[in-house]
Context: one part of a larger RNA
């Protein structure tokens, strides 16, 4: 290469959007490129193989034959793909009415806490530990009341609840903005799926300006422990954590399970919508759809387990795997301000 595979053994790209390419719904009609059927050309000879011949066999050697899977041409076949036309509503979209949302983004607004500032009250303690000490306190601390600074976070509501492609997203209120859902019916008439490169998003740390700084806290300093103690407790404390712009592109970016469709028992819950039983309504009940949790049948699995939110049955399309270490590391390319990112080997060894 053919294959086998990809929760957990090696393997789903961290997620989107889309380009080439692949891949595509239902009916008619053309057409005949693919497909398939025949004929004719050609595939050199020898050698392979098949049935004979000649050397006393045989090896060797000859003579037919068959093969040579192909390629040109040429005549048909026309179910499937392709193409070209027409038509069509089951995919996919648009309109029309409504519902939920911590779904982005700005900008204003609130309470509760914590620290510091000032100022009554009041005195020796305080604080922290397993115990201690460092530290803070008679220049009046802790405590407690009033007042007032500033900055981060939003208790309870809360919930296998929500919403977002993922990362992620929770105090109020506006103001811009994206999406999914349902109900009917009307429209567009296959507009789709997937997606190599590309492009954009991306927690945290980190980086560069320049602003903030109350907590909490790498570095560090101190004080314990300790045989030491560059830890783990403890007193303090810069980066940072926040906030604007640019950078970085990384995680056990996790459901370790890539995307879109199809089809295949059942029960229990929860979330948002819909029409309906009966009822004053509210609850209920049973149905439908869209989520989103637990079992649990057939199958699947190496077990584990997973089962309509598949890891089952199946198409499409892309990523990735192919023994350990060595190594995601050196070289080199690209990108970056660095720090490093990506791509990605071998020598060698078991």
């Nucleotide at each position: 290469c053919u294959g086998g595979g990809c929760g957990u053994a090696a393997a789903g790209g961290g997620c989107g959007c889309g380009u080439a390419g692949g891949u595509g719904g239902u009916c008619u009609g053309a057409u005949a490129a693919g497909u398939c059927g025949g004929g004719u050309g050609u595939g050199a000879a020898a050698g392979c193989c098949c049935c004979g011949g000649g050397c006393u066999u045989a090896a060797c050697u000859u003579g037919g034959g068959a093969a040579u899977u192909g390629c040109a041409u040429u005549c048909g076949a026309u179910a499937c793909u392709g193409u070209c036309a027409g038509a069509c509503u089951a995919g996919a979209g648009u309109g029309u009415g409504g519902u939920a949302g911590a779904g982005g983004g700005a900008a204003g607004c609130g309470g509760a806490a914590u620290u510091c500032c000032c100022g009554g009250u009041g005195u020796a303690g305080c604080g922290g530990u397993g115990a201690a000490a460092u530290g803070c306190g008679u220049a009046g601390a802790u405590a407690u009341c009033g007042g007032g600074a500033g900055g981060a976070a939003c208790a309870c509501c809360a919930g296998u609840g929500g919403c977002g492609a993922a990362g992620g997203c929770g105090g109020c209120u506006u103001c811009c903005u994206g999406g999914a859902c349902c109900a009917a019916c009307a429209c567009u008439g296959a507009c789709a799926c997937u997606g190599a490169g590309g492009c954009g998003c991306g927690a945290a740390a980190g980086c560069g300006u320049g602003u903030g700084g109350a907590g909490c806290a790498a570095a560090c300093a101190g004080g314990a422990u300790u045989a030491g103690a560059u830890a783990c407790c403890c007193u303090g404390g810069u980066a940072g954590u926040c906030c604007a712009c640019g950078c970085c592109g990384u995680a056990a970016a996790c459901g370790a399970u890539g995307u879109c469709a199809a089809c295949u028992a059942g029960c229990c819950g929860u979330u948002g919508g819909g029409g309906g039983u009966a009822u004053u309504a509210a609850a209920a009940c049973a149905u439908u759809u869209a989520g989103u949790g637990g079992c649990g049948c057939a199958g699947c699995u190496a077990a584990c387990g997973c089962g309509a939110u598949a890891a089952g049955u199946u198409g499409a399309c892309c990523g990735c795997c192919u023994g350990g270490g060595g190594a995601g590391u050196a070289c080199g390319g690209u990108c970056g301000c660095a720090a490093g990112a990506u791509u990605a080997a071998a020598c060698c060894u078991c």